[in-house]
Context: one part of a larger RNA
C1' cells in the first nucleotide's frame, strides 16, 4: 500500500452494476418447488338442448378419481464426509451399457385370460383396508414368423418382438362401417449422436515426540455374479504384497478453472459464476427403471417433533420465501410464465420458487450532485490569536446576476416479441412449404423526452509529538486520560480534555479482523 461474502462507531441527497447465514449438515409453524397426456382406456358429478306416460330416456358437452404412457436420475441446494483414481492431466477399454433423437434394414400375423374404476357390503377415530360381482386398453400372457441379433460349434442347431389409436381428405356404402394416403406412435437390429461406466501414468495438505502395516491380505485354478474386467464374491492351492522415494495411524481439508497479493519467482485463497465428486434426519437395504441404490419414491434400525377414541398412525426446507436458537454478522412468507430454457402433449396448451422480475441493505465497485460567476468597507460575530497597532476566519458571507444536473409537479412514453399457433393467398414432395395479416409484456405508465418555477431539496468522518500532510491558546496536573511503535502527563503539555485554526478523503470516513 492493496484486498474482503466483513463487523463495529459517526454520519448520509441520487442514479447504474454486482453481492448478501462464513456461525448450528441446529430445529422447523404456513404456503407453493413436478407434472402431464382423452389422438392409449372403460368411464362419470354437473351443465345445455330435446322427448315424456313424470318412473325416466336420448343427444351434445364434460370436471374429478382411476388404469395406462413419458417424466419425476433434469432443473434448485449444501460442503457434513472424503488426503482417495476424488480432483486435475494425458492415455487406454481386443472388457461395457446409451430412453428420447438422426440415419438404414426388415417387421407389425392369429388369439385369451385377468384386473382398477363403477356397483353392492364389512373393518378402523383416523392413517388406510377385506370380500363380492362385473368391465376396458399402446395394461398382461400365449402361439406364429423372425437376420446383420444372441448361444452354439460346422448340424445351417437352438432361443427371442410386437400395439394401435383418431381430427382431416379421397373411394365406397341406405347406414353402421370399410379400404387408402400422409401425421403420431409400435416391434428387431445396424449406425451416428448424446450421456455414463471401467483402468492406468504423473500431480495433489501437516505431523517420525506416528516404523512397521496386511489373511481376501498378494497371486493362481475353476465357479458365481456384473452392462462389463477384476478377490467383485465363493471354494481349493500358492505366500505373497505395502514401507525411510515415508507404509501404517493420526490431525487438517471438497478439487479444480479461478480470486487477491506480487516487478516476478511465490505465498494466501477456493464465496459469486462454470466444470467435476459427495450428501440429502443418522445408519443400512434393495425396488422400478435407459438411467437412481433416488433431497420433495419405497422397506428397516435409531433419534425427535406431532395426531391418537390408546388399538394404532404421521413427518423429515443443505428446493423458495419464512420462523426460532446460535452469533459481531447476511435480504420479501412479493409478482410473472411476458422472454429464455425444461418437463408432458400432434397441436391449442398445461406445469416450472430454474428462470425473468420487482422488495430490503452505503455490502463492494462505477457515476452524478450539494451550485457557477462577480462581490472588500477585507461588515457583524468567534469560550479565536495577539507585542493591543492589529491579525486570523475571509471572497468566506452579505449584496448582484447566471444556471436548473438531481429532488419536486405536469405531460408524453419505449426496446425487450416474432414465432409457434388460427385466418388468408399461392406452390406441389399434399396435415408440407412459401408469402401476408391477426394475436401475445411480469417488469411498467418503468427506462427514456418534453415542459415548470425556484439556489431552491443534499456535508461528513478522521486527524495535525515523530515516523506522517497539518499549531496556537485555555483547563488538567505522574491525575484524568491517550498509545500502531517510540513514548506522552509530577503547573507554561503542538502526544489528555475542549476552542480557535489547519491537513487528508469525501457519501462516505475511521476502527477491528484476516491475506499478500
Nucleotide at each position: 500500500g492493496g484486498a474482503u461474502g466483513a463487523a463495529c462507531g459517526c454520519u448520509a441527497g441520487c442514479g447504474g452494476a454486482a453481492g448478501g447465514c462464513u456461525u448450528a449438515a441446529u430445529a422447523c409453524a404456513u404456503g407453493c418447488a413436478a407434472g402431464u397426456c382423452g389422438a392409449g382406456c372403460g368411464g362419470u358429478a354437473g351443465a345445455u338442448g330435446g322427448c315424456u306416460u313424470c318412473g325416466g330416456c336420448c343427444a351434445u358437452u364434460g370436471a374429478g378419481a382411476g388404469c395406462g404412457g413419458c417424466g419425476c436420475a433434469c432443473g434448485g441446494g449444501u460442503g457434513a464426509g472424503u488426503a482417495a483414481c476424488g480432483c486435475g492431466u494425458a492415455c487406454a477399454u481386443g472388457a461395457c451399457c446409451u430412453g428420447c433423437c438422426u440415419g438404414u434394414c426388415a417387421g407389425a400375423a392369429g388369439g385369451g385370460g385377468a384386473u382398477a374404476g363403477c356397483c353392492c357390503u364389512g373393518g378402523g377415530a383416523a392413517a388406510c383396508u377385506g370380500g363380492g360381482a362385473u368391465u376396458a386398453a399402446u395394461a398382461c400372457c400365449c402361439u406364429a414368423u423372425g437376420g446383420u441379433a444372441u448361444u452354439g460349434a460346422u448340424a445351417u442347431u437352438a432361443u427371442g418382438a410386437a400395439u394401435g389409436a383418431u381430427a382431416u381428405c379421397a373411394a365406397u356404402u341406405a347406414a353402421a362401417g370399410u379400404u387408402g394416403a400422409g401425421g403420431c406412435g409400435c416391434u428387431g437390429a445396424c449406425a451416428g449422436a448424446u450421456g455414463g461406466a471401467u483402468g492406468u501414468g504423473c500431480g495433489u495438505c501437516u505431523g517420525a515426540u506416528u516404523a512397521g502395516c496386511u489373511a481376501g491380505u498378494u497371486g493362481g485354478u475353476a465357479g458365481g455374479g456384473u452392462a462389463a474386467c477384476g478377490g467383485c464374491c465363493u471354494a481349493c492351492c500358492a505366500a505373497g504384497g505395502c514401507g525411510a522415494c515415508g507404509a501404517u495411524c493420526a490431525g487438517u481439508a471438497g478439487g479444480g478453472g479461478g480470486c487477491g497479493u506480487g516487478a516476478g519467482a511465490g505465498c494466501g485463497u477456493g464465496g459469486u459464476c462454470c466444470c467435476c465428486c459427495a450428501c440429502a434426519c443418522g445408519g443400512g437395504u434393495a425396488c422400478u427403471g435407459a438411467g437412481a441404490c433416488a433431497c420433495g419414491g419405497a422397506c428397516c434400525c435409531g433419534a425427535c417433533u406431532c395426531c391418537u377414541a390408546c388399538g394404532g398412525g404421521a413427518g423429515g426446507c443443505a428446493g423458495c420465501a419464512g420462523u426460532a436458537a446460535g452469533g459481531a454478522a447476511u435480504a420479501u412468507u412479493g409478482g410473472u410464465c411476458a422472454a429464455u430454457g425444461c418437463c408432458c402433449g400432434c397441436a391449442a396448451g398445461g406445469g416450472u420458487g430454474a428462470a425473468c422480475c420487482a422488495g430490503c441493505c452505503a455490502u463492494u465497485c462505477c457515476g452524478c450532485g450539494u451550485g457557477g460567476a462577480g462581490g472588500a468597507u477585507g461588515a457583524a460575530g468567534g469560550c479565536c490569536c495577539u507585542a493591543u497597532g492589529g491579525g486570523u476566519u475571509g471572497u468566506a458571507a452579505a449584496c448582484u446576476u447566471c444556471u436548473u444536473u438531481u429532488a419536486g409537479a405536469u405531460g408524453g412514453g419505449a426496446a425487450g416479441a416474432a414465432a409457434a399457433u388460427g385466418c388468408u393467398a399461392g406452390a406441389u414432395g399434399u396435415a408440407u412449404c412459401u408469402g401476408g395479416u391477426a394475436c401475445u409484456g411480469a417488469c411498467g405508465g418503468u427506462a427514456c423526452c418534453a415542459u415548470c418555477a425556484g439556489a431552491a431539496u443534499a456535508a461528513g468522518c478522521a486527524c495535525c509529538g515523530g515516523c506522517u500532510a497539518a499549531c496556537u491558546c485555555c483547563g488538567u496536573g505522574c491525575c484524568a486520560g491517550c498509545a500502531g511503535c517510540c513514548g506522552c502527563g509530577g503547573u507554561a503539555a503542538u502526544a489528555c480534555g475542549g476552542a480557535g485554526g489547519g491537513u487528508g478523503c469525501g457519501a462516505g470516513c475511521g476502527u477491528u479482523a484476516u491475506c499478500c
A computed fold for a 516-nucleotide part of an RNA from a Saprospiraceae bacterium, annotated as small-subunit ribosomal RNA, 5' domain. The full RNA is in RNAcentral, with records from ENA. The source organism's lineage runs through Bacteria, Pseudomonadati, Bacteroidota, Saprospiria and Saprospiraceae.